[in-house]
Context: one part of a larger RNA
RNA sequence: GCCUGCGAGUUACCGUAUGCGGCGAGGUUAAGGGAUGGGAGUCCCGGAGCCGCAGGGAAACCGAGUCUGAACAGGGCGUUCAGUCGCGUGCGGUAGACCCGAAGCCAAGUGAUCUAGCCAUGGCCAGGCUGAAGCAGGAGUGAAAUCCUGUGGAGGGCCGAACCUAAAUCCGCUGAAAAGGGUUGGGAUGAGCUGUGGCUCGGAGCGAAAGACUAAACAAACUUGGAGAUAGCUGGUACUCUCCGAAAUAGCUUUAGGGCUAGCGUCGCAUGGACUGUCGCGGAGGUAGAGCACUGGAUAGGUGAGGGCCCGUCACUGGGUACCGAGCUUAACCAAACUCCGAAUACCGCGAUACAAUGUGCGGCAGUCAGACGGCGACUGAUAAGGGCCGUCGUCGAGAGGGAAACAGCCCGGACCGCCGGCUAAGGUCCCCAAGGCGUGCUGAGUGGGAAAGGAAGUAUGAUUGCACAGACAGCCAGGAGGUUGGCUCAGAAGCAGCCACCCCUUCAAAGAGUGCGUAACAGCUCACUGGUCGAGUAGUCAUGCGCCGAUAAUGUAACGGGGCUAAGCACGCCACCGAAGCCGCGGGACAGCAUUAAUGCUGUCGGUAGGAGAGCAUUCCGUGUACGGAAGAAGCGUGGGCGCAAGCCUUCGUGGACGGGACGGAAGAGAGAAUGCAGGC
Numbered sequence: 001g002c003c004u005g006c007g008a009g010u011u012a013c014c015g016u017a018u019g020c021g022g023c024g025a026g027g028u029u030a031a032g033g034g035a036u037g038g039g040a041g042u043c044c045c046g047g048a049g050c051c052g053c054a055g056g057g058a059a060a061c062c063g064a065g066u067c068u069g070a071a072c073a074g075g076g077c078g079u080u081c082a083g084u085c086g087c088g089u090g091c092g093g094u095a096g097a098c099c100c101g102a103a104g105c106c107a108a109g110u111g112a113u114c115u116a117g118c119c120a121u122g123g124c125c126a127g128g129c130u131g132a133a134g135c136a137g138g139a140g141u142g143a144a145a146u147c148c149u150g151u152g153g154a155g156g157g158c159c160g161a162a163c164c165u166a167a168a169u170c171c172g173c174u175g176a177a178a179a180g181g182g183u184u185g186g187g188a189u190g191a192g193c194u195g196u197g198g199c200u201c202g203g204a205g206c207g208a209a210a211g212a213c214u215a216a217a218c219a220a221a222c223u224u225g226g227a228g229a230u231a232g233c234u235g236g237u238a239c240u241c242u243c244c245g246a247a248a249u250a251g252c253u254u255u256a257g258g259g260c261u262a263g264c265g266u267c268g269c270a271u272g273g274a275c276u277g278u279c280g281c282g283g284a285g286g287u288a289g290a291g292c293a294c295u296g297g298a299u300a301g302g303u304g305a306g307g308g309c310c311c312g313u314c315a316c317u318g319g320g321u322a323c324c325g326a327g328c329u330u331a332a333c334c335a336a337a338c339u340c341c342g343a344a345u346a347c348c349g350c351g352a353u354a355c356a357a358u359g360u361g362c363g364g365c366a367g368u369c370a371g372a373c374g375g376c377g378a379c380u381g382a383u384a385a386g387g388g389c390c391g392u393c394g395u396c397g398a399g400a401g402g403g404a405a406a407c408a409g410c411c412c413g414g415a416c417c418g419c420c421g422g423c424u425a426a427g428g429u430c431c432c433c434a435a436g437g438c439g440u441g442c443u444g445a446g447u448g449g450g451a452a453a454g455g456a457a458g459u460a461u462g463a464u465u466g467c468a469c470a471g472a473c474a475g476c477c478a479g480g481a482g483g484u485u486g487g488c489u490c491a492g493a494a495g496c497a498g499c500c501a502c503c504c505c506u507u508c509a510a511a512g513a514g515u516g517c518g519u520a521a522c523a524g525c526u527c528a529c530u531g532g533u534c535g536a537g538u539a540g541u542c543a544u545g546c547g548c549c550g551a552u553a554a555u556g557u558a559a560c561g562g563g564g565c566u567a568a569g570c571a572c573g574c575c576a577c578c579g580a581a582g583c584c585g586c587g588g589g590a591c592a593g594c595a596u597u598a599a600u601g602c603u604g605u606c607g608g609u610a611g612g613a614g615a616g617c618a619u620u621c622c623g624u625g626u627a628c629g630g631a632a633g634a635a636g637c638g639u640g641g642g643c644g645c646a647a648g649c650c651u652u653c654g655u656g657g658a659c660g661g662g663a664c665g666g667a668a669g670a671g672a673g674a675a676u677g678c679a680g681g682c
Stems, first nucleotide, its partner, number of pairs: 001682006011095013026051003032045005055062002065077004098236002101233001105226006116200009125190001127159003130155001134151006163187003167184005202218001204214002239616006249262005263368002265365007274358001276354008289341001290339002295335003299331005306324002308321004371396007379388002401412003416588004421584003427578003430563003436575007448565001454549002458546010475533005481506003486500003512527001516525002589606007617671001619668006628660002636655003640651004
C1' cells in the first nucleotide's frame, strides 16, 4: 500500500413542540395487592400523589377580582380561550451523551541489576626518567650559617603499555552497533581505575552543577487507580430519491478561529393580496455640481490706518522712500468638518395598474458570525499592493455549460432526462478549429501582437496665412556701389574686438554705417537686396487619423495560443454563417396550482454547500406463524437475462448441501472509503 472484518447521535429520566390514540371539566394512577398462566405476560384492585378547572399579593389575606393607594381615582396583573394520560417523532436539560485524540493533576504502590553519591571489604597500575627532605662524610666558623660529595627515595612529578577516557577528523547514519569503528589525542601512585556486598527515590534522592542522573524518552521516574479527566481545538461520522434553500452582518461578550439575541433558511398554523415592479400625485433632504453671501484659505492691482529706514529740528511741526502692511476695494480662485444656491438617484405616503411569484403574525427545527474578486461612490495608504476599511450592485461562495489559449470572482447564460433536429448569446468565420464575403478608406511599422514624459520635413485628410505667369520658391549667370577707414575707443579697429547713434545721405534695377567666414589691421569670400535665365507652384501655422523613436534581464523564439498573415491588421458600412446544458421542436419523468375528486387536460416549476421538510430501499431479530417454500436441492457464491428514477428487486444455468422467507405490523449492536482509524492476511 491493497484486501477482508470491526468502527461514531445511544440509553434512562425530566421538559417542550408536533402526529396518532383513549377519556373529557375532568384526566391519570405510583408503590403495593388479587386473579390467571405456552409466552417475566394478561386482566382486575389500589385515588396516595400529579396536572387541569382562578387569580392577585412579599405576605397576612381577599377573590372574578386583586395589588398599589387616603381613594368608590388612575394604573399593574387577571377575569373570555380544554384539559389530561399513553405511544411515536423533532429538539433541549441532567448524565461520558456522536466517536477517537492530549500535554497534564491527584492517590496508592514498584524501582539505585543502568546511572549519581556514600559505606564495608577485596583487586589492579609493563618498563623507563627525575632525584625533595632527612642522614653520613668532608670543607668552613669562636660557634653557626653556608658549601661540596655521597646516601636517601619524596612528588594530585616526567615519558609510556595494560586500564580509564573521549579533544580533532574521517567513516557509519533502513549502522556490524537504538552512540560504534579507523587514525591522531588526554590521564596513567592518584581528587586513580575496578570486583563483590550494602545504603539513599519521586517535589524525593543523588549531583567537582550539565537541570545532569534515578533501568535505551526525567524542568519531576515507572505501574495501577480517580478515568470514558477536560479539549470553545484538529480529524472522522457509513443507503437512495424528492421539494425548498442560507450566512460569512448588527449588538453584547477576559470577546475576537468561541458564544447569546436579532438578521437571512425551512416546516406548520393563521391572515388574506396586505409584497414587489411601473405610472401619476404629494412629501422630507443638503450629496454631485456650483458658488463666495457666512467661516476660513489663497494670488495680483488700487487705496491705505499703522510701522520700518533715510533726512531734518534746540524741541515740536516736518520732508523723502522702488520697504512691510491692517482695513476697504477691483479681478481671478480653493474647502470633508464653508453654503446665498442645488440636482439625478434613493427614501416615505396616497392612488392606479401589472404579476400570482409574494408579504405579515405566531410556533417547531436550523445553519451562519474567516468571506473572495469585479464595477461604481468615499476614506486609509504613496489618488502603491491580489493592501486595509465602509456603502451599493454583480458573480463566486453553493453554479455546471459557451467565450476570455490555459484561468473560483471577467463576458454570455442559470444544467429534470433523452434525440446523429432547428434558432441564437458572448465570441468568432486562412489552417490547427465549427463558420465569409462585399464596398470605401487608413497603416508599411509584423504597427497589429506591451509602456510614459518627450522628440521628428513618416504618411493621409481638413483648416488657415503669405508669395506667385505683371514670373514666385530652388538652382545657375551677373551686380551687391559712393560720402566712408561713420563717430568713439585703440598700437591698429577700415561693415564684421568693444562702445555710441537722431543707424544718415547719394547714385541706382538693387546694395545694411552690414548676415557669417576671414586679416595684426587692410585685403579676400559670402549674405541681405536687385537684374537675368528657367516656367508652376512655393513657404509657414494649426487640427485630426494611422504609424516612427524613446524600448535594456537573466535555460530557448517566449509581449498574436501556434502556424502563418500586408490583409488573415485598423476604421466605417452591408449581407450571410458558426457558435451554449440559453430558446424552439419531438419523446419521457417528477412537483405545484387550476379545471370537478380519480383518469385526463392546461399552466407553471424541477443547479445547489450549510441546513429544514418529505417519501422510500436494504440488513438482523420478533409477532400474525406449528402458515408458506426447501434433498425433484434452502442460504451463500459465480454467470447470464429481466424490472425499478434510485437505494435495490426478481430470475436461468452452474456451484453449494440445510435451511429460507412473501404480506402486514413491531424492535434495532441497522448501511463505511477515508478518522497518520483498529485487527488479521497478502

RNAcentral holds the full RNA, with entries from SILVA. This is a predicted structure of a 682-nucleotide part of an RNA (large-subunit ribosomal RNA, domain II) from a bioreactor metagenome.